[in-house]
RNA sequence: GCCGGUGUAGCUCAGUUGGUAGAGCGGCUGACUUGUAAUCAGUAGGUCGAGGGUUCGACUCCUUUCGCCGGCA
Numbered sequence: 001g002c003c004g005g006u007g008u009a010g011c012u013c014a015g016u017u018g019g020u021a022g023a024g025c026g027g028c029u030g031a032c033u034u035g036u037a038a039u040c041a042g043u044a045g046g047u048c049g050a051g052g053g054u055u056c057g058a059c060u061c062c063u064u065u066c067g068c069c070g071g072c073a
Stems, first nucleotide, its partner, number of pairs: 001072007010025004019056001027043005049065005
């Protein structure tokens, strides 16, 4: 330099023939317990890496760019 993959909640990941974002674990509150853990109930948390474009509407399509991983040279 070229090609491919990947980036979504604190962590691990889902979510695409475009319709307004979820799970598990973790956090917080409460119940239970002598207390802790476990269990049960509730709850908070994300400008979907960044900029631009298309569209009534974009995590999703197009484009530029950044980080990480791999391959080729």

Record summary: Transfer RNA from Paenibacillus taiwanensis DSM 18679, 73 nucleotides, folded computationally. It matches the Rfam family "tRNA". It is annotated as a transfer RNA. Taxonomically the source falls in Paenibacillus taiwanensis (Bacteria, Bacilli, Caryophanales, Paenibacillus).